[in-house]
RNA sequence: GCCGCUUUAGCUCAGUUGGUAGAGCAACGCUUUUGUAAAGCGUGGGUCCUCGGUUCGAGUCCGAGAAGCGGCU
Numbered sequence: 001g002c003c004g005c006u007u008u009a010g011c012u013c014a015g016u017u018g019g020u021a022g023a024g025c026a027a028c029g030c031u032u033u034u035g036u037a038a039a040g041c042g043u044g045g046g047u048c049c050u051c052g053g054u055u056c057g058a059g060u061c062c063g064a065g066a067a068g069c070g071g072c073u
Base pairs, nucleotide, nucleotide: 001072002071003070004069005068006067007066010025011024012023013022019056027043028042029041030040031039049065050064051063052062053061
């Protein structure tokens, strides 16, 4: 220098054919216990990496850029 993949909640990751963003774990609260753990129930938490474009509508499609990983030279 060229090519490919990844970027979504604190962490690990889903998200179908473009149509109101989700799960598990973690955190917090409650129940249970003499108390803790475990278990059960519930609550909160998001600028979907950034900017621009297409569209009535973008996490999803297009372009540019950033970061990380891998390959080639």
Molecule: transfer RNA
Organism: uncultured bacterium